c-di-GMP-I riboswitch aptamer from a Pseudomonadota bacterium, 75 nucleotides, folded computationally. Rfam family: c-di-GMP-I riboswitch aptamer. About the family: GEMM was predicted in a large-scale screen for bacterial structured RNA regulatory elements. The coordinates come from a structure-prediction model, not an experiment, and the mean pLDDT is 79.

[in-house]
RNA sequence: CCCAGAUAAUGCCAAACCCCUUGUAAGACGGGGACGGAAAGCUUUAGGUCUUAAAGAGAUGGCAGGGUUCCCUGG
Numbered sequence: 001c002c003c004a005g006a007u008a009a010u011g012c013c014a015a016a017c018c019c020c021u022u023g024u025a026a027g028a029c030g031g032g033g034a035c036g037g038a039a040a041g042c043u044u045u046a047g048g049u050c051u052u053a054a055a056g057a058g059a060u061g062g063c064a065g066g067g068u069u070c071c072c073u074g075g
Base pairs, nucleotide, nucleotide: 002075003074004073005072012037013036017032018031019030021028022027035062041068042067043066045064047063048060049059050058051057
C1' cells in the first nucleotide's frame, strides 16, 4: 500500500420508544435505551424519500451512488 473480515478480539456507533430543549414542519441537540452496523465516521450528487402553499428553501449520510478519513485481525 492492496484485499478480506460483524459467525474473531479489544473497543466504537446507536434504531424504535420515553423525557428535556428546539423548529411552521420534516426533523435535530442532550439524557435514558438497543433494533442493528466493518465504516451506522465525514461529505447532499441533475438520485430517492420526507417537510413546506411553493421554491434556486429545509430534512434524511442508519435510503442508494460516489468521494474521503480511520481501529483491530488475517492474507